[in-house]
RNA sequence: CGGCUGGAGAGAGGCUUCGCACAGAAGCCCACCGAAGGAGCAAGCCCGUCUUGACGGGUGAAUCUCUCAGGUAAAGCGGACAGCUG
Numbered sequence: 001c002g003g004c005u006g007g008a009g010a011g012a013g014g015c016u017u018c019g020c021a022c023a024g025a026a027g028c029c030c031a032c033c034g035a036a037g038g039a040g041c042a043a044g045c046c047c048g049u050c051u052u053g054a055c056g057g058g059u060g061a062a063u064c065u066c067u068c069a070g071g072u073a074a075a076g077c078g079g080a081c082a083g084c085u086g
Base pairs, nucleotide, nucleotide: 001086002085003084004083005082006081011030013029014028015027016026017025018024031072032071033070037068038066039065040064044059045058046057047056048055049054050053
């Protein structure tokens, strides 16, 4: 990296249009979720300045934080991560 398997959270929200109708599709608004992706940071380490301690810069993880993206009935799709296997 590939294959198989397991895999959560959150409005069946309101309005308009489409649609024979609907729990469907699109747009707008409000309320939410964090486990595609994305962004941010701790300790430690390194460097510089001043002088034994402080300040500044760099590097630095996530399932933590943000919520841009994505998502919020069931089904389906996706799904961090995990197991088996090549």